[in-house]
Context: one part of a larger RNA
Order: sequence, then C1' cells, then structure tokens
RNA sequence: GUCAACGACUUAACGGCGGAAGCACAGCUUAAGCUCUUUUUCCUCUAAACCAACGAGCGUAGGCGAAGCGAAAGCGAGUCCCAAACGGGCGUCCGUUCCAAAAACCAACGAAACAAGUUUCCGCCGUUAAACCCGAAACCGAGUGAUCUAACCAUUGGCAGGCCGAAGGCCGUUUAACUACGGCCGGAGGGCCGAACUCGUAUCUGUUGCAAAAGGUUGAGAUGACCUGUGGUUAGAGGUGAAAGGCCAAUCAAACUCGGAGAUAGCUGGUUCUCUGCGAAAUCUAUUUAAGUAGAGCGUCGAACCGAUGACCGCCGGGGUAGAGCACUGGAUGAGCGAAAUGACGUCAAACCCCAUUUACCUCAACCAAACUCCGAAUACGGCCUUUCAGCAUGUUCGGCAGACACACUGCGAGCGCUAACGUCCGCAGUGGAGAGGGAAACAACCCAGAUUCCGUGAUAAGGUCCCCAAGUCCAAGCUCAACGUGAAAGGAGGUCCACCUCCUUGACAAUUGGGAUGUAGGCUCAGAAGCGGCCACCAUUCAAAGAGUGCGUAACAGCUCACCGAUUUAGAGGUUGGGCGCCGAAAAUGUAUCGGGACUAAGCUUAGUACCGAAGCCGGAAGUGCGACCAACCGUGUCGCGCGGUAGCAGAGCGUUCCGCAACCGUAGAAGACGAAUUGCAAAAGCCGUUGGAGGUUGCGGAAGUGAGAAUGUUGAC
Repeated sequence: GUCAACGACUUAACGGCGGAAGCACAGCUUAAGCUCUUUUUCCUCUAAACCAACGAGCGUAGGCGAAGCGAAAGCGAGUCCCAAACGGGCGUCCGUUCCAAAAACCAACGAAACAAGUUUCCGCCGUUAAACCCGAAACCGAGUGAUCUAACCAUUGGCAGGCCGAAGGCCGUUUAACUACGGCCGGAGGGCCGAACUCGUAUCUGUUGCAAAAGGUUGAGAUGACCUGUGGUUAGAGGUGAAAGGCCAAUCAAACUCGGAGAUAGCUGGUUCUCUGCGAAAUCUAUUUAAGUAGAGCGUCGAACCGAUGACCGCCGGGGUAGAGCACUGGAUGAGCGAAAUGACGUCAAACCCCAUUUACCUCAACCAAACUCCGAAUACGGCCUUUCAGCAUGUUCGGCAGACACACUGCGAGCGCUAACGUCCGCAGUGGAGAGGGAAACAACCCAGAUUCCGUGAUAAGGUCCCCAAGUCCAAGCUCAACGUGAAAGGAGGUCCACCUCCUUGACAAUUGGGAUGUAGGCUCAGAAGCGGCCACCAUUCAAAGAGUGCGUAACAGCUCACCGAUUUAGAGGUUGGGCGCCGAAAAUGUAUCGGGACUAAGCUUAGUACCGAAGCCGGAAGUGCGACCAACCGUGUCGCGCGGUAGCAGAGCGUUCCGCAACCGUAGAAGACGAAUUGCAAAAGCCGUUGGAGGUUGCGGAAGUGAGAAUGUUGAC
C1' cells in the first nucleotide's frame, strides 16, 4: 500500500413543542403497594413456595387544569400602587375588512361553538449525566526501583621502565662566631617522560551501523582530589550533584507501575444507504471577547390572519452630497487707494510738508477648502391615491428546528497607504462562496447565460467566420508600412493623411547675377567710438530699392554680409494650430517566449452594411416528478398551468441489515452462503436461471435496534 472484518449522535430521568390515541360541555391521571391469570426456572413428584416478565383489576396519597392581583396580610373578575371613585401595571372580556362624525342596516371574507384540559405512546430538541467517536501536555493517590548512574560507608586489589634530585645528614675547606663553599649520602613531590589501567582532544569511517554512541588514527592522566572488585546507605517535590538542570535501570525542568479515569480539550481529524421540495450566512449588539458563545438579521417546517406585499406612472415631502460660489470661517495672488508705523530729507530740537519701505481697512481682478456655504442637483429615502402589472404569490404575527457570526474578487463612492499592493477599512451593486454550460489560449470572483431527463443539420447571446477550429479569403469607403497590430511614460522628430491661414504667371519660394546710396563719422561719451563698446534719439533726402543698420570684422577706419530692390529662371511655395494612424525613447537572466500557434500588408485599424457559426440559455418533440386547477358526457397511464443548479441546513418519502410477535410458506426432488450472463425499479436495491454448496431459510402485516464505511498518520488479520 491493497483486501477482509471491526469502527462514531446512544441510554436514563426531567422539561418544551408537534403528531397519534383515550377521556373530557371541568375535568384528566394514578405512584408505591396489593390481587388475579399465564409462562419460565429451582425443588419436589402433583401440592406448595420463591424470583422475573406480560396482561387485567384494585389502590385517589399526589400531580396538572378550572382566577387573578399583591412582597404579604388579604381581596377576588378583579387586584396592586394611591388620600382618591384620577391615572397607570398585571388580569377578565373581545373575529376581520369596507362604508360612516358616530351608531345601526346592507355587503364581502373567515372560523365553528364561546372556560379546555389531561394521560399514554411516537418524533424533534433542551438540561443533567463520559453524552457523536478517537486524541493531549498535565494534576492527585498508593506502591516499585541506587544490579545503570551520583555521593558516601565498610572491606579488598592495582600502578613496567626511565628521569629530575627538596629537607636532612656526613666529610673537607672557610669564619672570632653566626655562617659560606665543595664533594658524598639521602629520596621529597596532587614532580617529569612513558606501558598496563582510567579517560575521551581532534578527525575519518560508520549513519536500514559490528554497535539505540562503535571502529581507525591522534590525544589526556598515569603515587593520586588516582583507578578498581565485593557488600551496604540515601527515593520522586525526594535523593545525589568539584553545578552540566547533570544523574536516579537505553526514560528526567520532577523516574517508573497501577489507580482516580471514558480527567479536561471554545483545538485538529473522522462520522457509514437512496430519492424528493425549499435553501442560507460570513452582518449588528454583547462578551477576560476576538478560532468560542448568546440575542437580533438571513433559512426551513407548521398554524393563524389575509386586497395586509412588491413594481411602474402621478402627486406631496424633508435634505445639504456632486457641482458651484466666496456672502460667513479660514487660506492665498496681483493692481489701486492708503490711516498708521519705521527710515531718509529738513530743523538747534520738534511739528507740518515731501520721499522711500511695509501694512490694516476699503476698491478692482483672478483663486482654494473633509471638519467654509449666499446657493444647489441627479439619484436615494418617506408618505398618499387611482389605474395597470406581478401574485397557486408576497406580506404580518405566533410556534418547532437550524446553520451562520474567518468571507473573496470586480465596478462605483470615500478613508488609511505612495489616488502602491491579489493591501487595508466602510458604503452601494454584481458574481464566486453554494453555479455547471459558451467566450476570455489556459484562468473561483471578468463577459454571455442559471444545468429535471432524452432527442433536434430549429433560431440565437457573448464571442467569432484564412488554417489549426464550426462559420465571409463577404460588400463599400478611408487610414497604416511600423509585422504597428501582437506591452509602457515624460520627452523628441521635414514619417504620412485631414482641417485652416498667407504668398503666387501683374512670376511666388529657392538658386544665380547686380544694386544695397546721401545729409552723416546722427548727438553724447571717449585716447579713439566713423551703422555695429555704452547712453539718448531713430529723422530727412535720392530712389527700382537700401535700417541713423542683422551678423562677422578693425586700436579706430577699412573690408565681408544681411534686411530691402532689379534682372535671369518657371510652378507651386511658406506657416501656426488642431486632429487620425505610425517612428524613436524600449536592456536580463533554461529556449523563440508580450498574436495561443501557423502565418497575415490584411487575415491590421476606423466607419457603415449584410450573411453565417456559436451555449446545458430560448424554441419544438417525448418522458419523469413537485404544487395547483379543470371535466355538461367521457374520471383517465386524462387535460391545462406554474415549477424542478445547489454547500451549511430544514422538511418529506423510501431501500437494505439483525432480532422478535401474529398469520402462512419453502427446503436432501437440495436451505443459507459463493460465482456468473441477460431482466425490473429514478435510486437505495430486487427477483429469475445455471454452477458450486450440503441444512436450514423466507413471505405478508407489525414491532425493536449493537442497522449501512473510503477516508479518523483509525484497530486487528492476511498478502
């Protein structure tokens, strides 16, 4: 890993609600216990006793209900608060709607009696119990451990060989003496080197090992706080520890064994047959609350009410958002005016006047604001009435049962952030969640569209129509040359198309050729300033035209050139702005790799048209099923209408397994079980036949559950 078997919402008491049944027009009901009957067991041998169970009866103690209110005394269809007969609370009583000032009548709809409960059974749920199953780390109690290891006690054993040479002593020399020196003896030491022994420094191998800590090489101590044998002592909040939270039997920040014990787990995992109807939420409030829970919102089922509900049109409302504005509050720019202040001038010192700077107020012009508003929408929201549309509906109330309270993305409106994030947090809507199908190459959340089942060369949506690949190499008019399309900005450019303006055969633009003058070297300044250093002015004349000069240039002149004009030549030239499509800007890591590919100059882009393809949507045919309706005759396998995606979840209907009761049946002429093909049922499943097997099994109607496995690192077995 596979296969087989086992494996999870139970049981009891109490309570709530629903269903069924009994009794009930104020009732309903027994509990303990007792009696009878029947069966079984034991004993005994036909009569008695005991235990358990079913049924029938007795048993009226108790329970619920029939009246409430008050803390209570108490009063009572009322009572309590209160001074109160006011007012209010809780009760009693009380079908609804329309019309109406009100009442009555009339009309429509609904219910079936008006005080209704209670007992048992079944179902769902709650509470208490282990309470759907498996799962802790832990806590407590009682015991077992020092044959491992730590320390200690008692008693044993062990340490090749070599080296260094302390104290002390002897002899000699020395000294007045103490002493000092030399030689020899001596043999100290947690001394030195190094085997046994003990340890384990570094590294390699080993890593399903030789080994749940080893082996090789290397290394430390090796007369000591040394190593070691045997026996003994200390025990779990305790020991022991030259102290590492180390060690206490491969277990230690509290050993092991058994017990409390099925500890607890708001956490993880798992939770077993089928079909049908409906179908959520990921929000609010609260929470030692944030992964939980409770109430509300949202789901489902039941009952009651029932023109109460939704949408469009119309009418009536309140608002302060978008926008806009500057009238307030603030911000902020320019111009004018300018009290005042400061400075300068002036004055002996001041003042006035005048000048300069800044500035309040005021005037004009142009602005900004979530916490500004003289203004002010669209929507949204609320109300009203008639008509229309929807409506087997929707809505409201009450009751049973939930799930859910981790949401995600997209569009729009805001905050936070960097107008960053598949970011975060609100509001409105959609989709996913719980939604399949077609498109977007692939792609929960985008576009189209909501799958009961089968069939259709039916007609369509989004999206497409050269090939992959179903359908136009369709029609008309433009644009693009960049493979743009098929990724990007600021910025840049005689790309190209369109719009507009100016000049032009009385000759434009460019080119060539010629002129480009005079007063005058304008005045001032200056060493000089002559068109061309600077300042001021910028006139006039002659002309076809020519600036008191466009740029070089000179020390200053000179010189070159331009504006401007003539001639030659001959057809378009120049320009600003806006628009369309392109170009550059444009560098990345496995391999083209930013059309899905081939490829395409349209099979690209823009505009208009027409045809076709294209989905589980629509339409047509057939069938199943839920709910509702219809039939004068035909009540049927009838007809008609509206439905049938679905997680959590609610509700309904069934299949199968084991056992039991009642009534039957099958079986050695072959039961159960096993294997196998066609058959029936929407399904769970069912039955027939054949082979095997060799003794029990089943049907109908009911009842009760150890009742359905693919998952739990599930348990056991087999391979």